[in-house]
Molecule: FMN riboswitch aptamer (RFN element)
Organism: Anaerolineales bacterium
RNA sequence: CUUAACCUUCGGGGCAGGGUGACGCUUACUUCAGUGAGCGAAUUCCCGAUCGGUGGUAAAGCCCACGAGCAUCUUCGAUGCACGAUUCGGUGACGCCGCAAAGGCGAAUUCCGAGGCCGACGGUACAGUCCGGAUAGAAGAAGGAAACC
Repeated sequence: CUUAACCUUCGGGGCAGGGUGACGCUUACUUCAGUGAGCGAAUUCCCGAUCGGUGGUAAAGCCCACGAGCAUCUUCGAUGCACGAUUCGGUGACGCCGCAAAGGCGAAUUCCGAGGCCGACGGUACAGUCCGGAUAGAAGAAGGAAACC
């Protein structure tokens, strides 16, 4: 430098603190259908809190793309289905025009401020956060090294 392969390791975080009480158990009364008392009871409901994979790019949960999900099959994979969520204001790295200073134009939905919104499947009192598949898988990241010249 070139070539198509190989190996190793890594590779997802989050309910503080409160409210309510469906439902269940015990017990007393009782017109046997209900009522009272006590205890337990949603990290899912309500207030509030909190989290944010990978590559791209002016630094991103919301922009572009990928991964993760489900089903089928001829199962290194392929096909199909599903595939969420951003507004306003400010700044101006950088680039272009200009002889040049001046000046002009473009320029972060990522930076700053404020507000808003989103989040697979199964379980369970209805879940981004609990339990589970998962000591799994994966986009990818870092490194190693053979042969040839």